[in-house]
RNA sequence: GGGGCUGUGGGGUAGCCUGGUAGCCUUUCAGGUUUGGGACCUGACGACCCCGGUUCAAAUCCGGGCAGCCCCA
Numbered sequence: 001g002g003g004g005c006u007g008u009g010g011g012g013u014a015g016c017c018u019g020g021u022a023g024c025c026u027u028u029c030a031g032g033u034u035u036g037g038g039a040c041c042u043g044a045c046g047a048c049c050c051c052g053g054u055u056c057a058a059a060u061c062c063g064g065g066c067a068g069c070c071c072c073a
Base pairs, nucleotide, nucleotide: 001072002071003070004069005068006067007066010026011025012024013023020056028044029043030042031041032040049065050064051063052062053061
């Protein structure tokens, strides 16, 4: 220098191909249950790497960046 893959709550992960309510696990907090704790149940908080484009509508499609990993030179 060239190419490929990945980026989503505090942590992990699905959704992306085929655009339409951002789901699940865990952590934290509150409540219930218990003599208390644990376990269990219910609820709450919290996320699409950045910028731009297309579209009625973008995590998703397109372009340009950034970061990480891998391959080639």